[in-house]
């Protein structure tokens, strides 16, 4: 330099055009004499950045950035 894959919550991952969800972690309650296990209700997101297409984009297109793999 070229090709390819990935980038979504603190972490690990879903979501194949109708507007983002789970598990874990953390905080709060219940629980217990106390702690833990267990249970409950919440919280947590500019979907890597910027454009474009569309009535509508995490999803499709372009470009840039970061990381993995391959070739040279």
């Nucleotide at each position: 330099g070229c090709c390819u894959c990935u980038g979504u919550a603190g972490c690990u991952c879903a979501a194949a055009g109708g507007a983002a969800g789970a598990g874990c972690a953390g905080g709060c309650g219940c629980g217990u004499c106390c702690u833990a296990a267990g249970c409950g209700a919440a919280c947590g997101g500019u979907u890597g950045g910027g454009g474009g297409u569309u009535c509508g984009a995490g999803u499709c297109c372009c470009u840039c950035c970061a990381g993995g793999g391959g070739c040279a």
Molecule: transfer RNA
Organism: Pseudoclavibacter endophyticus